[in-house]
Annotation
Bacterial RNase P class A from a Steroidobacteraceae bacterium, 368 nucleotides, folded computationally. It is recorded under the gene name rnpB. It matches the Rfam family "Bacterial RNase P class A". Gene Ontology terms of the family: dimeric ribonuclease P complex, ribonuclease P activity and tRNA processing. From the family's description: Ribonuclease P (RNase P) is a ubiquitous endoribonuclease, found in archaea, bacteria and eukarya as well as chloroplasts and mitochondria. The organism belongs to Steroidobacteraceae, within Bacteria. The prediction has a mean pLDDT of 75.
RNA sequence: GGAGUCGGCCAGGCAAUCGCUGCGAGCAAUCGCGGAGGAAAGUCCGGGCUCCACAGGGUGAGGUGCCAGGUAACACCUGGGGGGCGUGAGCCCACGGAAAGUGCAACAGAAAGCAGACCGCCGAUGUCGGCUAUCCGCCGGCAGGUAAGGGUGAAAGGGUGCGGUAAGAGCGCACCGCGUCGGUGGCAACAUGCGACGGCUAGGUAAACCCCGCCUGGAGCAAGACCAAAUAGGGAAGUACGCGAACCUCUGGUUUGCACCUGCGGCCCGCGGGAACUUCCGGGUAGGUCGCUGGAGAUGAGCGGUGACGCGCAUCCUAGAUGGAUGGUUGCCCAAGACAGAACCCGGCUUAUCGGCCGGCUCCCACC
Repeated sequence: GGAGUCGGCCAGGCAAUCGCUGCGAGCAAUCGCGGAGGAAAGUCCGGGCUCCACAGGGUGAGGUGCCAGGUAACACCUGGGGGGCGUGAGCCCACGGAAAGUGCAACAGAAAGCAGACCGCCGAUGUCGGCUAUCCGCCGGCAGGUAAGGGUGAAAGGGUGCGGUAAGAGCGCACCGCGUCGGUGGCAACAUGCGACGGCUAGGUAAACCCCGCCUGGAGCAAGACCAAAUAGGGAAGUACGCGAACCUCUGGUUUGCACCUGCGGCCCGCGGGAACUUCCGGGUAGGUCGCUGGAGAUGAGCGGUGACGCGCAUCCUAGAUGGAUGGUUGCCCAAGACAGAACCCGGCUUAUCGGCCGGCUCCCACC
């Protein structure tokens, strides 16, 4: 000097003038303090909160999937392990199980999950034919054996070597490889120039069905609570009020068991309610207040931790609209306004994006 990689910050500023809105003060005029994001977006996860509702168990359904931590929680984050990419700094992973079962894999090939013989090799054993005096030998064929050599394929049932065999084969042996058990290190996932034993044994795919571990009630701020007003305290349909026992204040009432209706997500158990509940037609109201912003909050330095983060101390209050608020004009500065506007709130992830600044690390080149 160049290229790369990881992390952090900013989101126009200043002045003038007019305007919008929340809160506070004021009789009013008016004054004071505030007023959209790094993603506010997507509605993809997790919760807080509200109601069902007093709220359990199972099944199903859904989610998740290496280990250990963080967190209110998570499919998020941090640190490790394993695998892959990269010279490297770094980046990615839908990362439990294929020996519980089922399925799938074009073409080629004999054969692609319990196999298999196309070209080959043998033909010891059995058998046929020929040569020959002779089942001694030779030649050819068949039954049969074989998977070491060759071929096909992305992949063909461990590799190399020696022995053995009719020819071969972990058939046997040596060394590797693989598996099991142990030792050592680590909380663990795992690792291992460690030891022993072993069969020489078993492809791929679960982001296919499936099996296993863990987690999960439902609905949602248009949740829900309150006030005021108005209408026709409208009409119709469905379904129990039954049986037994005990007690009492004995025409009756209470408790309990069963039956019936009904609610709790689909089902079962269980629990609750009992004219409750469900359905249809018609009418009225759709106004106001709360929920609504002080939080699993933010900032600062200190301590602990590899880190995510935690602890205590100090300081601060930072939008609450509802036909939906922050805009217009002028001047200067500048690096330059891209993507883009809260609607109950928070923690994440994903997507879109102009331009600038700061820092760590890696590689290459040149010079000293």